Notes
Predicted 3D model of a 471-nucleotide part of an RNA (small-subunit ribosomal RNA, 3' major domain) from an uncultured bacterium. Its mean pLDDT, the model's own confidence on a scale to 100, is 84. The RNAcentral record of the full RNA draws on ENA, Greengenes and SILVA. Rfam family: Bacterial small subunit ribosomal RNA.
Context: one part of a larger RNA
């Protein structure tokens, strides 16, 4: 100088408190530990690992295991030699990789030669092998916390201090006042994006007030730019005005005006650094190691095992509910190897036929909770749906290990969950559905978005946790 203290002072944060909903008990999904295994590939391990890398493990992926094969090799470039064996088809052995046999049979150029292909020799390969404690890059965390520093000056023998402390104030080292300091940089804030209001420009594929046509109905048609909307531009909020307090900064107000008020709401944005934090398996890379194998190809298996333990979730245990019927109302997305209207068949998953759409035009598309009507009447039930049997559908070369979906049947545990523990302060929690990426299909209850309905509570800072400043 720091760090630490069950030292002190001041102050923050869903940190506690006040509330609402969960987890911990059940079944299932998923990840992990452990165990098992020929293999159950590898990594991640308090907070900061555990629905994490993985935004898709049947083959592939795939790195693991077993077996069968290759050795300049699966890919690319170059050199030399020799060749037409290029390409296409058939067939045999085999699990395939691979190997054999047969048939047809090259292109450009006058030529030299070149293209293409495989063979031989060589230069060069390959490694998801080790080291994240040799590294780059990227990332998590403290933490969107308000801090971290520098130049000159001054003080100190020096390490260092001062500035950055003090008094106020702020979300903020934010600003004000003071001061041996005066300034400056990285952070804060602002500049960027979305959203909330208004104006303007534009008017199709969107819209429809007026006029006209037309329909069973319908912006369906002519037409229109008013309105909604779309997407470009501009304005708008600054404690600007008023009152009170204050030296000021600023604070308070059921103040005015305003769509919005004191940072309006949300996002992107992460200082110096910390954890030898994570990643050599995204990639790159030093060193080390393997080279007829630790490389490469293929088939099958495994990553999906199961006495058990933990994390994260989904569905429930019911009446604020279950089931049945009935023309309510979104937003944001995706679509040509695609989305598929409509029709027909089927209880259904789906199949067949078939219109439109490269999409503000057509389709996915039904929003669901809600509302109205009916039924059930407290029961392991008309709750709950696990499990299992049978019959089917779809994707795909292929669903046995190991996919999803449908129908019928079956109808387990579960009656609100011990100690303990988590999230959330407003369009939030809770609850309801919708979409997308990956993707042939899908183990998605995950992730990322979107809108619908829509609360309760905060006295306060003694205590728990984390953090900031002074001492």
């Nucleotide at each position: 100088c720091g760090a630490c203290g069950g030292g002190g002072g001041u102050c923050c944060g869903c940190a506690c408190a006040a509330g609402c909903g969960g987890u911990g008990g059940a079944g299932c999904a998923u990840g992990u530990g452990g165990u098992u295994u020929a293999a159950u590939u590898c990594g991640a391990u308090g907070a900061u690992a555990c629905g994490c890398g993985a935004g898709g493990a049947a083959c592939c992926u795939u790195a693991c295991c077993u077996g069968g094969g290759c050795u300049a090799g699966a890919a690319u470039g170059c050199u030399a030699g020799g060749g037409g064996c290029a390409u296409a088809g058939a067939u045999c052995a085999g699990a395939a990789a691979u190997g054999g046999u047969c048939u047809a049979g090259c292109c450009c150029g006058c030529a030299a030669g070149g293209g293409c292909c495989g063979c031989u020799a060589g230069c060069a390969a390959g490694g998801u092998g080790c080291u994240g404690c040799a590294u780059g890059g990227c990332u998590g965390u403290c933490g969107u916390c308000a801090g971290c520093u520098c130049g000159u000056g001054c003080c100190g023998u020096g390490a260092g201090g001062u500035g950055u402390u003090g008094g106020g104030u702020u979300a903020a080292g934010u600003c004000c006042c003071g001061c041996a300091a005066c300034g400056a940089g990285c952070g804060c804030a602002a500049c960027c994006c979305c959203u909330u209001c208004u104006c303007u420009u534009a008017g199709u594929u969107g819209c429809u007030a007026a006029c006209a046509g037309g329909u069973a109905a319908g912006g369906c048609u002519g037409a229109g730019g008013a309105c909604u909307c779309u997407a470009g531009g501009a304005g708008g909020a600054c404690u600007g005005c008023c009152u009170g307090c204050g030296c000021a900064a600023g604070c308070a107000g059921u103040g005015a005006g305003g769509a919005a008020g004191g940072a309006g709401g949300g996002g992107a944005u992460g200082a110096c650094g910390u954890c030898a934090a994570g990643u050599c398996a995204u990639c790159a890379u030093g060193g080390c190691c393997c080279u007829u194998a630790c490389g490469c190809c293929c088939a099958g298996g495994g990553c999906u095992a199961c006495a058990c333990a933990c994390g994260u979730g989904c569905u429930a245990c019911a009446a604020u509910g279950g089931c049945c019927c009935u023309g309510a109302c979104a937003g944001a997305g995706g679509g040509u190897u695609g989305c598929u209207a409509g029709g027909u068949a089927g209880u259904g998953a789906u199949a067949c036929c078939a219109a439109g759409c490269c999409a503000a035009u057509c389709c996915c598309a039904a929003a669901a909770a809600a509302a109205g009507g009916g039924u059930c009447u407290c029961a392991g039930u008309u709750c709950g749906g696990a499990u299992u049997g049978c019959a089917g559908g779809c994707u795909g070369c292929a669903a046995c290990u190991c996919g999803c979906c449908u129908g019928c049947a079956u109808g387990a545990a579960g009656c609100u969950g011990g100690a303990a523990u988590c999230g959330c302060u407003a369009g939030u929690a809770a609850u309801c559905g919708c979409g997308c990426a990956u993707c042939a299909g899908c183990a998605a209850u995950g992730g990322c978005g979107c809108g619908g309905u829509g609360a309760a509570u905060a006295c306060g800072u003694u205590c728990c946790c984390g953090g900031a400043c002074c001492u």